[in-house]
Molecule: transfer RNA
Organism: Arsenophonus sp.
RNA sequence: AGGGGUGUAAUUUAAAUGGAAGAAUACCGGUCUCCAAAAUCGGAAGUUGAGAGUUCGAUUCUCUCCACCCCUG
Numbered sequence: 001a002g003g004g005g006u007g008u009a010a011u012u013u014a015a016a017u018g019g020a021a022g023a024a025u026a027c028c029g030g031u032c033u034c035c036a037a038a039a040u041c042g043g044a045a046g047u048u049g050a051g052a053g054u055u056c057g058a059u060u061c062u063c064u065c066c067a068c069c070c071c072u073g
Stems, first nucleotide, its partner, number of pairs: 001072007010025004019056001027043005049065005
């Protein structure tokens, strides 16, 4: 320099054809217990890496950029 892949909650990740983002763990609170743990119930947590475009509508399609990984020279 060229090509490919990944990027979503604190962490690990789902979302088949574009219809508006869910789960687990962790965290906070309740029940249970003499107290804890475990179990169980509930809660909060996301500008979906950044910016632009297409569309009535974008995690999803297009373009540019950033970070990390792989391949070729």